[in-house]
Context: one part of a larger RNA
RNA sequence: UUGAACGCUGGCGGUAUGCUUAACACAUGCAAGUCGAACGGAAACGAUACUAGCUUGCUAGUAGGCGUCGAGUGGCGGACGGGUGAGUAACGCGUAGGAAUCUACCAGAUAGUGGGGGAUAGCCCGGAGAAAUCCGGAUUAAUACCGCAUAAUCUCUACGGAGUAAAGGAGGCCUCUAUUUAUAUGCUUUCGCUAUCUGAUGAGCCUGCGUAAGAUUAGUUAGUUGGUGAGGUAAAAGCUCACCAAGGCGACGAUCUUUAGCUGGUCUGAGAGGAUGAUCAGCCACACUGGGACUGAGACACGGCCCAGACUCCUACGGGAGGCAGCAGUGGGGAAUAUUGGACAAUGGGGGCAACCCUGAUCCAGCAAUACCGCGUGUGUGAAGAAGGCCUGAGGGUUGUAAAGCACUUUCAAUUGUGAAGAAAAGUUAAUAGUUAAUAACUAUUAGCCUUGACGUUAACUUUAGAAGAAGCACCGGCUAACUCCGUGCCAGCAGCCGCGGUAAUACGGAGGGUGCAAGCGUUAAUC
Numbered sequence: 001u002u003g004a005a006c007g008c009u010g011g012c013g014g015u016a017u018g019c020u021u022a023a024c025a026c027a028u029g030c031a032a033g034u035c036g037a038a039c040g041g042a043a044a045c046g047a048u049a050c051u052a053g054c055u056u057g058c059u060a061g062u063a064g065g066c067g068u069c070g071a072g073u074g075g076c077g078g079a080c081g082g083g084u085g086a087g088u089a090a091c092g093c094g095u096a097g098g099a100a101u102c103u104a105c106c107a108g109a110u111a112g113u114g115g116g117g118g119a120u121a122g123c124c125c126g127g128a129g130a131a132a133u134c135c136g137g138a139u140u141a142a143u144a145c146c147g148c149a150u151a152a153u154c155u156c157u158a159c160g161g162a163g164u165a166a167a168g169g170a171g172g173c174c175u176c177u178a179u180u181u182a183u184a185u186g187c188u189u190u191c192g193c194u195a196u197c198u199g200a201u202g203a204g205c206c207u208g209c210g211u212a213a214g215a216u217u218a219g220u221u222a223g224u225u226g227g228u229g230a231g232g233u234a235a236a237a238g239c240u241c242a243c244c245a246a247g248g249c250g251a252c253g254a255u256c257u258u259u260a261g262c263u264g265g266u267c268u269g270a271g272a273g274g275a276u277g278a279u280c281a282g283c284c285a286c287a288c289u290g291g292g293a294c295u296g297a298g299a300c301a302c303g304g305c306c307c308a309g310a311c312u313c314c315u316a317c318g319g320g321a322g323g324c325a326g327c328a329g330u331g332g333g334g335a336a337u338a339u340u341g342g343a344c345a346a347u348g349g350g351g352g353c354a355a356c357c358c359u360g361a362u363c364c365a366g367c368a369a370u371a372c373c374g375c376g377u378g379u380g381u382g383a384a385g386a387a388g389g390c391c392u393g394a395g396g397g398u399u400g401u402a403a404a405g406c407a408c409u410u411u412c413a414a415u416u417g418u419g420a421a422g423a424a425a426a427g428u429u430a431a432u433a434g435u436u437a438a439u440a441a442c443u444a445u446u447a448g449c450c451u452u453g454a455c456g457u458u459a460a461c462u463u464u465a466g467a468a469g470a471a472g473c474a475c476c477g478g479c480u481a482a483c484u485c486c487g488u489g490c491c492a493g494c495a496g497c498c499g500c501g502g503u504a505a506u507a508c509g510g511a512g513g514g515u516g517c518a519a520g521c522g523u524u525a526a527u528c
């Protein structure tokens, strides 16, 4: 000094920390959704209107017309966030560089957004199955899918040329156009979409140097080392293949074996060093074990898919389902490590124009003296040096101003009430500016109003009462601060080392007294 444990003891608060062992197995709940302003729609709920029944405000029906919205198509996100350290001695990490690359969302810039088509889920009908689920028929939409047109600063090129895209949605309006006060094929605002360039961010790749132990491991390597050609990748490359050459590494320790995630840091130390890598932060690797790809800007994907294996569960025996090293929690292992809690109020993330929804990230609360820090358990006075205890040379000494008594105080806990900050936003109304044909809509700014707190019976302040509710643990032979009596008699026992104990033990056990720390004190383990 510790992520500690054990023994005895235990008043309060703040701040941290809390499976170091079995990367053992897991019941249950939750941990990734969201968008109706992409789409066809309408299972549920609500409001409204109508119809029928009547118990006169309830039941049933009708109306996607409205608020909304289950399931479905589609988009974005599930590659982040969270966990763990099994593997890895490696370009894995750290540091300093490099060139042959990609990058959704975001920012800047330029140009475009024309015109068509065929399906499919859902719904409906029918069927198979115990279930998971699956099959057939009919019909339908899109920002889903596919052609056509157009296109270069993009791609390819033999430098002649060739090739390549898109999607619409929402709000408002009548200035222009079309017929009419209204509407859109019109105008306008905004969110998108397509192509290209640039940036930002993120990622992939290569290299120098550094990064354990063992020589009781001395040789090792065949895609191995290099070349040519081809393939392949976003990209360099034996990355892969064919052929050719015979190289490459190694006592400056190759190969093999064992151990291990690495770093910023942490602990210690005057430093140099040594030890270590919990929490927090960066990187890496993994997700029941092994393998594989699909989708996608990004994965070879913890809560996606497929195959194999082990294990568990369901089964109508034909077949199916699962993966807590997410948060809680259970069993097991262990000396040993917490609640099946609250909230999205804040910070951040995903989706959405937004309202908002989701978020076991996070913020809080609960448990534990596990650690650090702070406070308290009273203060003053008080000699008859009381009683009791212990010792005694029997006079006394000591416990000891300690107690009692007297006079005060009230931190903390208890009790009464008041009560911040964490809240910025969002919404709504108005004004101004921009945009526009426009006073509309939208955007920005300002002002007013209206509200949003899990913690929370918050912090803090305040009322009341009364010394009232709050001290232990280890040690006392020397090292090492602190001594006497009784018991025991090499016994019982102590012990870190030296060593104590065999009848006067300051060393064992008890008592009185003392010493040291103190809500802790000792012991054990580990490290400097």
Base pairs, nucleotide, nucleotide: 001526002525004524005523006522007521008520011375012374013373014372015371016370017368018367019333024331025330026329028328029327030326033076034075035074038073039072041069042068045067046066048063049062050061051060052059053058054057083286084285085284092211093210094209095208096207097206098205101203102202106199107198108197109196110195111194112193113192114148116146117145124137125136126135127134128133154163155162156161168191169190170189171188172187173186177184178183179182212258213257214256219249220248221247224246225245226244227243228242229241230240231239261283262282263281264280265276266275267274268273288309289308290307291306292305311322312321313320314319339365341364342363343362347361348359349358350357351356378408379407380406381405388399389398390397391396412469414464417461418460422455427449428448429447430446431445432444433443434442472517473516474515475514476513477498478497479496483512484511485510486509487508493500494499
Small-subunit ribosomal RNA, 5' domain from uncultured Candidatus Thioglobus sp., 528 nucleotides, folded computationally. The RNAcentral record of the full RNA draws on ENA and SILVA. NCBI's taxonomy places the organism under Bacteria, Pseudomonadati, Pseudomonadota, Gammaproteobacteria, Candidatus Thioglobus.